Two RNAs folded together computationally: RNase P RNA and transfer RNA, 376 nucleotides in total.
RNA sequence: GGAGGCGGCCGGACGGUCGCGGGCGCAUCGGUCGAAAGGCCGCGUCCGAGGAAAGUCCGAGCUCCAUAGAGCAAGGCCAGCGGGUAACGCCCGUCCGCCGCGAGGCGAGGACCAGCGCCACAGUGACGAUGCCCCGGUUCGCCGGGGAGUGAAACGCGGCAAGCUCUGGCCGGAGCAAGACCGAAGAGGGGAGCGCAGGCGGCUCGCUCAGCUCCCGGGUAGGUCGCACAGAUGGAUGGCCGUCCGUGACCGAUGCUCGCAUCGGCUCACGACAGAACUCGGCUUACAGGCCGCUCUCCAG
RNA sequence: GGGCCCGUAGCUCAGCGGUAGAGCAGUGGACUUUUAAUCCAUCGGUCCUCGGUUCGAAUCCGAGCGGGCUCACCA
Numbered sequence: 001g002g003a004g005g006c007g008g009c010c011g012g013a014c015g016g017u018c019g020c021g022g023g024c025g026c027a028u029c030g031g032u033c034g035a036a037a038g039g040c041c042g043c044g045u046c047c048g049a050g051g052a053a054a055g056u057c058c059g060a061g062c063u064c065c066a067u068a069g070a071g072c073a074a075g076g077c078c079a080g081c082g083g084g085u086a087a088c089g090c091c092c093g094u095c096c097g098c099c100g101c102g103a104g105g106c107g108a109g110g111a112c113c114a115g116c117g118c119c120a121c122a123g124u125g126a127c128g129a130u131g132c133c134c135c136g137g138u139u140c141g142c143c144g145g146g147g148a149g150u151g152a153a154a155c156g157c158g159g160c161a162a163g164c165u166c167u168g169g170c171c172g173g174a175g176c177a178a179g180a181c182c183g184a185a186g187a188g189g190g191g192a193g194c195g196c197a198g199g200c201g202g203c204u205c206g207c208u209c210a211g212c213u214c215c216c217g218g219g220u221a222g223g224u225c226g227c228a229c230a231g232a233u234g235g236a237u238g239g240c241c242g243u244c245c246g247u248g249a250c251c252g253a254u255g256c257u258c259g260c261a262u263c264g265g266c267u268c269a270c271g272a273c274a275g276a277a278c279u280c281g282g283c284u285u286a287c288a289g290g291c292c293g294c295u296c297u298c299c300a301g
Numbered sequence: 302g303g304g305c306c307c308g309u310a311g312c313u314c315a316g317c318g319g320u321a322g323a324g325c326a327g328u329g330g331a332c333u334u335u336u337a338a339u340c341c342a343u344c345g346g347u348c349c350u351c352g353g354u355u356c357g358a359a360u361c362c363g364a365g366c367g368g369g370c371u372c373a374c375c376a
Stems, first nucleotide, its partner, number of pairs: 001299004005294006012244007020048007030041004050273001054284002057282005062175004075171005080094005095109001096107004110166002115164002117160003127156001132147006179225004189216006198208004245271005250265007302375002304370005311325004319356001327343005349365005
C1' cells in the first nucleotide's frame, strides 16, 4: 500500500420563511355561532417518527371468553452441554461437525438396538442378498474367510426422523376492530291507567281489541375511556430559499512513474431505506454514503 | 390496524421426495368447394424468488416478493 474479518456509531447541520397535528394559557381588542356557559377562527408558548416505526416471525404485559388446579388425550412448538432473562425459537460461553490459506463464519446438533415406512438410476444384491475373483475345507449340494466394482448407503446391528414415530421439555383460546361505560330519534317488546267505536255473554258489568297517556328494560346510530411528555380523526411530523457538509462529474493549477495523486472552484448533479396507530423485549428483511475501535488476518514492497 | 389463504405452460387446474403432466388455447397437416366441428402430430415451464435439509426438492423447512379474502374474515 492492497484485499479482508469482527465490534460499535451516524444516517445531513444551522438560519429564514410559509404551512400541518396535539397539549396548556389568553380571552382585552378582531371575526363568527349561541339565550348563556362556551365552541370555532385567532394570539402566545411547549411538544411532534425510526434504526429499522416495516414483515407480523417469536416471547410477554393488558383485556375478554372462560376455569385451562391436577391427570390423560389431541394439536402445535423446542432439542449437544452450561449460564443469562419477566419470557423466548433471543443472547453469551463452550464441545462437536462443515466452510475458509487465515482472522473468522455457519449449524432445527436427542433417538433408526421400540415399531412402521422410503431408498429412483447404477449395481449380483438396497435389508437381509449371494452374480465375479482369490485362499482354505468339502459328503461336490455347498460352507468359512478375504477382495474388486456400483452407489449417499453393501455379506454389518446399512442410510433417512426439516418421513410417521419415540424420549425429554413448553403451551387454554382470541386479540385494542380486545374490551369497559354512557346512550338517542324512529320502529318494535313488556307493564299500568283510560277506553268514544267493534266483538262475546240477556243486562249492571266483565272479558277481548283498535286507539290514547305514562312508565320500564334491551339493542342500534353516536360519544367517552382503554390511549401515552408524538398520537387517530381517513390518518399531523412537510415545502421553498440561503450558508455549510459529504459523494460524483467537469474545469484549472502542481507533481511525476503518463494516468494517477494533491489542492482549489460565484459550475452542475445527487444525499438512501423508509414512515408510528395499545405498549414493551427480540429476530428477520431493506438501506445512498460516512465515521470510530481492534496488541485481528492474508498478500506485496 | 389485526387475522386467514394462495402462487405449476398463454388460461383453468392435477402432481405432495426419484427425469413435470391434463383440458382449453397456439402452430402444422388430414377431411371439406370454404369455414366450423372432428382426427393426427407438434410447440410451450427460472414449478414466484433466495437460502437450507437430503444422494436427490415443484413437493419438506426458513426468509422474502406478489396477489386475494368485493355488502359475506373481525367495528